The part of an RNA shown here (large-subunit ribosomal RNA, domain VI) has 246 nucleotides and comes from a Nanobdellota archaeon.

[in-house]
Context: one part of a larger RNA
RNA sequence: UGUUAAUUGUCUGAAGGGAAGGACCGCUUAGUACGAGAGGAACGGUGGUUCGACGCCUCUGGUCGACCGGUUACCUGACAAGGUAGGCCGGGCAGCUACGUGUCAAGGGCUAAGUGCUGAAAGCAUCUAAGCACGAAUCCCGCCUUGAAAAGAGACAUAAGACCCCCAUAAAAGAUGGGUUUGAUAGAACAGAGGUGUAAGCAUCAAGGCAACGAGAUGUUAAGCUUGCUGUUACUAAAAGUCUGA
Numbered sequence: 001u002g003u004u005a006a007u008u009g010u011c012u013g014a015a016g017g018g019a020a021g022g023a024c025c026g027c028u029u030a031g032u033a034c035g036a037g038a039g040g041a042a043c044g045g046u047g048g049u050u051c052g053a054c055g056c057c058u059c060u061g062g063u064c065g066a067c068c069g070g071u072u073a074c075c076u077g078a079c080a081a082g083g084u085a086g087g088c089c090g091g092g093c094a095g096c097u098a099c100g101u102g103u104c105a106a107g108g109g110c111u112a113a114g115u116g117c118u119g120a121a122a123g124c125a126u127c128u129a130a131g132c133a134c135g136a137a138u139c140c141c142g143c144c145u146u147g148a149a150a151a152g153a154g155a156c157a158u159a160a161g162a163c164c165c166c167c168a169u170a171a172a173a174g175a176u177g178g179g180u181u182u183g184a185u186a187g188a189a190c191a192g193a194g195g196u197g198u199a200a201g202c203a204u205c206a207a208g209g210c211a212a213c214g215a216g217a218u219g220u221u222a223a224g225c226u227u228g229c230u231g232u233u234a235c236u237a238a239a240a241g242u243c244u245g246a
Stems, first nucleotide, its partner, number of pairs: 008157004015146004021051008034039001052104005060098004067091005072085005093228001107141003114134004160244004165179004185237003189232004193227004201220005208213001
C1' cells in the first nucleotide's frame, strides 16, 4: 500500500517454524520364565548419568571502570581530604553469567514390513479379490511458537487515539511497555537490607631519642563511607498544551 466508510481493543486459525529430545547405566521384575544342567531373559515399574534444547540467578563459582579498604610515585605549602597512573593489591551488592539451578511426559489417529479373522474366484485351501482387526524411534495430531496480505483479504466488541512530558521489565533510530496529581513514574530525603572493615579528631600507651619527635597499638567505634536493591514520604518534575477522529 491493500482489505475496511472509519478508530481502538479482544479473538479465530488457513498456512508456516521447532529435534526438543537422544543415548546409556543401576535397582526391581528375577536367579523368575526357559533349560537335564551349565546358564539365564523380557514386558512393566523406579532411580540416576551424559550430550543437547529452553529458561532462571535462591545456592555455588566467575566478573563487577557502582562502592569500601591497604599501599607506591608525583602534585594540591603542611594535616585532613583529594587529583593522575582503572598504578598495584584485598574484598565486593545489583546486573550479566556457567562451572550453578529448573523443565524438557503421557496419550490419540492413519499406516510400513509383518501378524491375523471371515472369505470366494477354484464345493477344498487361501490374510484379499469385496469386507474386518492389529502393527514401528516413521507420518499426522498432542506440546512451544509465528500467523488476517488467508485476494474466498475473517469474527466480535467499541470512541477514542497520537504527540508533548516523567520513565524502564524495552531499546541503534523508530518501535515496545509503564506513568501523568483521582499520582509512588523518575529524582531527592528518610528508613531498611547489603558491601567494606573500625573514619577524622581526641585521649592513653609506645621500640627509641639529650630533646624535639616518634612507626605503631588500644579506646571512643559492628565505626566511617557507600548502593544501579527494597520500602516510606508528594519535597522536585510529570505543568501548560497541540493534532487526528465515527
RNAcentral holds the full RNA, with entries from ENA. The coordinates come from a structure-prediction model, not an experiment, and the mean pLDDT is 82. Its Rfam family is "Archaeal large subunit ribosomal RNA".